[in-house]
RNA sequence: GGGGGUAUAGUUUAGUUGGUAGAACAAAUGCUUUGCAAGCAUUGGGUCAUCGGUUCGAGUCCGAUUAUCUCCA
Numbered sequence: 001g002g003g004g005g006u007a008u009a010g011u012u013u014a015g016u017u018g019g020u021a022g023a024a025c026a027a028a029u030g031c032u033u034u035g036c037a038a039g040c041a042u043u044g045g046g047u048c049a050u051c052g053g054u055u056c057g058a059g060u061c062c063g064a065u066u067a068u069c070u071c072c073a
Stems, first nucleotide, its partner, number of pairs: 001072007010025004019056001027043005049065005
């Protein structure tokens, strides 16, 4: 320098055909306990890496950029 992959909650990640953004763990609160842990219930937490485009509608499609992994030289 060139090809390919990945980027979604604090963490690990689903979302496969464009149509309400989800799960587990973690966190907070409550119950339980003399107290802690465990258990149960509830709650909060997301600019879907950034910028633009297509569309009635984009996490999803298209382009550019950034970070990271990998292959070739």
The RNA shown here (transfer RNA) has 73 nucleotides and comes from Flavobacterium sp. Model confidence (mean pLDDT): 81 of 100. It matches the Rfam family "tRNA". Rfam describes the family as follows. Transfer RNA (tRNA) molecules are approximately 80 nucleotides in length. By type it is a transfer RNA. Gene Ontology term of the family: triplet codon-amino acid adaptor activity. The organism belongs to Flavobacterium, within Bacteria.